[in-house]
RNA sequence: UCCGGGGUAGCGCAAUGGUAGCGCGGGUGCCUGUUAAGCACUAGGUUGCCAGUUCGAGUCUGGCCCCCGGAG
Numbered sequence: 001u002c003c004g005g006g007g008u009a010g011c012g013c014a015a016u017g018g019u020a021g022c023g024c025g026g027g028u029g030c031c032u033g034u035u036a037a038g039c040a041c042u043a044g045g046u047u048g049c050c051a052g053u054u055c056g057a058g059u060c061u062g063g064c065c066c067c068c069g070g071a072g
Base pairs, nucleotide, nucleotide: 001071002070003069004068005067006066007065010024011023012022013021018055026042027041028040029039030038048064049063050062051061052060
């Protein structure tokens, strides 16, 4: 330099162009003699950045940044 994959909550990951969710973790409560486990509820997001298309973009298009793999 070129090719492919990826970047979404603290972490691991989902999401036909139509209200961004799940698990773990966090908080509160229930349960228990206590802890753990279990149960219920709950908070937490500039979807890497900037533009474009569209009534509407995490998703499509262009440029850039970063990570992983491959080619030379």

The RNA shown here (transfer RNA) has 72 nucleotides and comes from a Candidatus Parcubacteria bacterium. The sequence was found in a public genome assembly. The source organism's lineage runs through Bacteria, Bacteria candidate phyla and Candidatus Parcubacteria. Rfam family: tRNA. By type it is a transfer RNA.